[in-house]
RNA sequence: GGGGGCGUAGUUCAAUGGCAGAAUUGGGCUCUCCAAAAGCUUAGAUGGGGGUUCGACUCCCUCCGCCCCUG
Numbered sequence: 001g002g003g004g005g006c007g008u009a010g011u012u013c014a015a016u017g018g019c020a021g022a023a024u025u026g027g028g029c030u031c032u033c034c035a036a037a038a039g040c041u042u043a044g045a046u047g048g049g050g051g052u053u054c055g056a057c058u059c060c061c062u063c064c065g066c067c068c069c070u071g
Base pairs, nucleotide, nucleotide: 001070002069003068004067005066006065007064010024011023012022013021018054025043026042027041028040029039030038047063048062049061050060051059
């Protein structure tokens, strides 16, 4: 230099064009003599920009970052 894959919550993962979810973590509460465990509740995310579309995490282009293959 060329080719390919990946990027969603603090973390691990869903969502293949129509309401962004779960687990865990964090905050609060219940329970307990106290704590742990358990239960209830709450907060938190689509890497940046542009395009297509009535509508984009999803399709297209470009940039950024990480990983793999290769001259």
A computed fold for a 71-nucleotide RNA from Candidatus Roizmanbacteria bacterium CG_4_10_14_0_2_um_filter_36_35, annotated as transfer RNA. The prediction has a mean pLDDT of 85.